[in-house]
A computed fold for a 710-nucleotide part of an RNA from a Thermoplasmataceae archaeon, annotated as large-subunit ribosomal RNA, domain II.
The prediction has a mean pLDDT of 81.
The source organism's lineage runs through Archaea, Methanobacteriati, Thermoplasmatota, Thermoplasmatales and Thermoplasmataceae.
The RNAcentral record of the full RNA draws on ENA.
Context: one part of a larger RNA
RNA sequence: GCCAGGGAGUUUUGUCGAGUGGCGAGGUUAACUCAUUUUGAGGUAGCCGUAGCGAAAGCGAAGUAUCCGCACAGCAAUGGAGGGAUUGCGUAAUAAAUGCGUUAGUCACUUGAGGAAGACCCGAAUCCGGUCGAUCUACGCCUGAGUAAGUUGAAGCUAUGCGAAAGCAUGGUGGAGGACUGAACCGGUUCUGAUGUGCAAAUCGUUCGGAUGACUUGGGUGUAGGGGUUAAAGGCUAAUCUAGGCCGGUAAUAGCGGGUUCCCCCCGAUACUACCCGCAGGUAGACCUCAGCAGAGAUGUUUGGCGAGGUAGAGCGACCGAAUAGUUGGUUAGCGAUCGAAAGGUCGCGCCGACUUAUCGAACUCCGAACUUGUCAAAAUCGUAGAAGCUGGGUGCUAGAGUUCAGGGAUAAGCUCUGAAUUCGUGAAGGGAACAUCCUAGACGAGGGUUAAGGUCCCUAAAUCUAACUAAGUGCAAAUUAAAGGGGUUUAUGGCCUAAAACAGUGUGGAGGUAGGCUUAGAAGCAGCCAUCCUUUAAAGAGUGCGUAACAGCUCACUCACCGAGGCUAUAUGCUCCGAAGAUGGAAGGGGCUAAAGUUAGAUACCGAGACCUUCGAGCACCGAAAGGUGAUCUGGUAGGGGGGCGUGCCAUAUGGGCGGAAGUUUCUUCGAGAGGAGGGAUGGACCGUAUGGUAUCGCGGAUCCUGGU
Numbered sequence: 001g002c003c004a005g006g007g008a009g010u011u012u013u014g015u016c017g018a019g020u021g022g023c024g025a026g027g028u029u030a031a032c033u034c035a036u037u038u039u040g041a042g043g044u045a046g047c048c049g050u051a052g053c054g055a056a057a058g059c060g061a062a063g064u065a066u067c068c069g070c071a072c073a074g075c076a077a078u079g080g081a082g083g084g085a086u087u088g089c090g091u092a093a094u095a096a097a098u099g100c101g102u103u104a105g106u107c108a109c110u111u112g113a114g115g116a117a118g119a120c121c122c123g124a125a126u127c128c129g130g131u132c133g134a135u136c137u138a139c140g141c142c143u144g145a146g147u148a149a150g151u152u153g154a155a156g157c158u159a160u161g162c163g164a165a166a167g168c169a170u171g172g173u174g175g176a177g178g179a180c181u182g183a184a185c186c187g188g189u190u191c192u193g194a195u196g197u198g199c200a201a202a203u204c205g206u207u208c209g210g211a212u213g214a215c216u217u218g219g220g221u222g223u224a225g226g227g228g229u230u231a232a233a234g235g236c237u238a239a240u241c242u243a244g245g246c247c248g249g250u251a252a253u254a255g256c257g258g259g260u261u262c263c264c265c266c267c268g269a270u271a272c273u274a275c276c277c278g279c280a281g282g283u284a285g286a287c288c289u290c291a292g293c294a295g296a297g298a299u300g301u302u303u304g305g306c307g308a309g310g311u312a313g314a315g316c317g318a319c320c321g322a323a324u325a326g327u328u329g330g331u332u333a334g335c336g337a338u339c340g341a342a343a344g345g346u347c348g349c350g351c352c353g354a355c356u357u358a359u360c361g362a363a364c365u366c367c368g369a370a371c372u373u374g375u376c377a378a379a380a381u382c383g384u385a386g387a388a389g390c391u392g393g394g395u396g397c398u399a400g401a402g403u404u405c406a407g408g409g410a411u412a413a414g415c416u417c418u419g420a421a422u423u424c425g426u427g428a429a430g431g432g433a434a435c436a437u438c439c440u441a442g443a444c445g446a447g448g449g450u451u452a453a454g455g456u457c458c459c460u461a462a463a464u465c466u467a468a469c470u471a472a473g474u475g476c477a478a479a480u481u482a483a484a485g486g487g488g489u490u491u492a493u494g495g496c497c498u499a500a501a502a503c504a505g506u507g508u509g510g511a512g513g514u515a516g517g518c519u520u521a522g523a524a525g526c527a528g529c530c531a532u533c534c535u536u537u538a539a540a541g542a543g544u545g546c547g548u549a550a551c552a553g554c555u556c557a558c559u560c561a562c563c564g565a566g567g568c569u570a571u572a573u574g575c576u577c578c579g580a581a582g583a584u585g586g587a588a589g590g591g592g593c594u595a596a597a598g599u600u601a602g603a604u605a606c607c608g609a610g611a612c613c614u615u616c617g618a619g620c621a622c623c624g625a626a627a628g629g630u631g632a633u634c635u636g637g638u639a640g641g642g643g644g645g646c647g648u649g650c651c652a653u654a655u656g657g658g659c660g661g662a663a664g665u666u667u668c669u670u671c672g673a674g675a676g677g678a679g680g681g682a683u684g685g686a687c688c689g690u691a692u693g694g695u696a697u698c699g700c701g702g703a704u705c706c707u708g709g710u
Stems, first nucleotide, its partner, number of pairs: 001710006011117003015113009026048003032042004052059002065086004072079002088102005120259004127249006138223009147213001149181003152177001156173007185210003191205001193204002225241001227237003262645006272285005287396001288394006297382003301379009313367001314365002320361003325356007334349006400424007407416002429440003444617007454607003457591003463604001465602005475593002485578005491572007505562003509558001511535003516530003541556001545554002618635002620631004646699001648696010664683008
């Protein structure tokens, strides 16, 4: 892992509802007793109800009257249970106002929910109590044991020498030391080696520390859990230690995690608001569902009328605030400079006006949409097959996410506890290569047809359709990169030149005053400054560029000739190129595609969903006594609410089957929408069904589930 078996909303009590039944202004017994004994009879204490109001003292109801009116009855008028309105009545001292009340309960069973209990099952680390441990280890005590070999050579003693002496020196002897080297023994430094489902829940190898000592060790003995012991690491206290193990309180508690077992039908959410030591949770509201009451309107859609609003935009010579440049006027009380002996003058800046000019604002507005919204009316749709509304039972939800358009942010974020809409969540199917939330479209079952989005060269169903553009494989991408600045080509619109010859090309000329003047060492068209005339001409600048030290030289503007048809230029525009850089090799889905299978424009076909149409069938809802009928609008669905069923064990009653073969096992056939049911064969060898009612340790794939097998 697989298989078999086991495995999770139970029971009691009291409370609030719903259904069914009994009795009904009443209903009902409890303990207990008796008996024909598990049911019956008795048992009236008690409980609930029959009267309320008021803080209380206390007082204390009229099931009334009038009107409207649903169902219903009726030919109709109309009547009209329940219901509603008005008015009464009781009470709160009192009138009014206002509040509450002004007649249906109770018992039992079934069922929904919440409270108390272990309360659907499993799961802590904890806390407390009582006990057991010092055969491991820590420390103490008692009594024993062990420690190869070698080295060093303290004190003391002694011999000799020296000395006045104290004493000193040298040799010998001696054998001290938490001395040295190094086995046993104890340890455990390095390789951060081996091993790392190991030889081993701490080992192996190498290397290393101590090795007469605060050494190592045997046996005995003591200290016990908030206690011990500790040369102190929170170390050790039996593989357990920042408080041991075991048992108990104990099914501790868990707002957290996991699991929670058959089928079908109807409806179907939320991730929001408020509060809470609240933020992984609750409670109330909103949203969902179910039942009832009631009885006629309801609306979220569209249009119009009458209102509300101050956004987008716009504007600011309309306020508030910001803010550019200039002209002009004023300045008797601003500042600076300057003239003057002074009075005073002049200039600049600043300030206040006028005119011209360049602009802005979420917290500016003289203005002002779309749009949103209140109300009324109409249309449309829904509604007596019962809407809107009201009352009650039951939940779930209260971490949301994307897209589009906006706010915030940096027109950042797979950002945002911002708004609106929508989808996912809870939504299948078709398209988008693949892809929760993008496009189409909301799936009861089966068949046939038509379309949507998107497509039609092949993979791959359907057009190798028409015209132009692109040469970059640009592109074949809805989204999924790009600028300044340049290039290619298309198209459009201007301007200018042009058979009196344009543009390009080739050939000729391109001169004189003069080397203009100045400057300069020099400056002659061409370093620089100033001026830039006149003449001859078809034309020729006091010179466009190159060049020289300065000249020279080449060339251009300009002119003529040859040639013979369009040329030059500007602006805009479509497609496209360069600018253009990312990490494995590489992607338009791929093949591949160039008058396309690309891009732009166009027309007609076709393909293509569970959409739409249609045939048959099912469910559901409604009508109907039934047979049957209707459905334009019904039948996607998580959490969740409601309804109806299948199966298992056992019991009661009734009724059946079985040795001429029950249950069980296995295989085949068949029925049902499904849970499931029935039948045949084989095996098996003694019990088992059906109907109605009841009852429950009643349905398994999951829980690192439990036990067993494999």